[in-house]
């Protein structure tokens, strides 16, 4: 100088997941505001009824709906096959993200996973609850607001 690799501050992202106090067994926990978020829970309105095939229902969250491929099982049909469920892999897709906020352009990128338990429309007043995790290091162009420095 270069390049791994730990550590810490800063700055930002995506989420609601941040802050201030007091204490402590001190890098993290405990209580307590204060902020953002959920989730119960009237009047009112909205639901209510019959058949037939399958099927309990809800909730956070953008994360929802198709469509083709291929394997299996099992079910309908006499069979061919054809509908159905089920796992995988594709490409799409509501919808959501990207360095002030809007709107326009253009790119890139997600379209997840958890949870209650047979129970829940809305929903004042009231009641219960979260505050986590994961990333990244010049971050794209106009246009208008807005803050900020000087």
């Nucleotide at each position: 100088g270069c390049g791994g690799c730990g550590c810490g501050g800063c700055c930002g992202c995506c989420g609601a997941a941040u802050u201030c106090g007091c204490g402590a067994u001190c890098a993290u926990c405990g209580c307590g505001g204060a902020a953002c978020c959920g989730g119960g829970g009237a009047c009112c309105c909205a639901a209510u009824c019959c058949u037939u095939c399958u099927u309990g229902g809800g909730g956070u969250g953008a994360a929802u709906c198709g469509g083709a491929a291929c394997g299996c099982c099992c079910g309908u049909c006499c069979g061919a096959g054809a509908c159905g469920g089920c796992a995988u892999u594709c490409c799409g897709u509501a919808g959501g993200g990207c360095a002030c906020u809007u709107c326009c352009a253009c790119g890139c990128c997600c379209g997840a996973a958890c949870c209650c338990g047979u129970c829940a429309g809305c929903u004042a007043a009231c009641c219960c609850g979260g505050u986590a995790g994961g990333c990244g290091g010049c971050a794209u162009g106009g246009a208008a607001g807005c803050a900020a420095g000087g």
A computed fold for a 150-nucleotide RNA from Nonomuraea indica, annotated as c-di-AMP riboswitch aptamer (ydaO/yuaA leader). Of the family's consensus pairs, 92% are formed in the model. Rfam family: c-di-AMP riboswitch aptamer (ydaO/yuaA leader). From the family's description: This family represents a conserved RNA structure found upstream of the ydaO and yuaA genes in Bacillus subtilis and related genes in other bacteria. Its mean pLDDT, the model's own confidence on a scale to 100, is 76. The organism belongs to Nonomuraea, within Bacteria.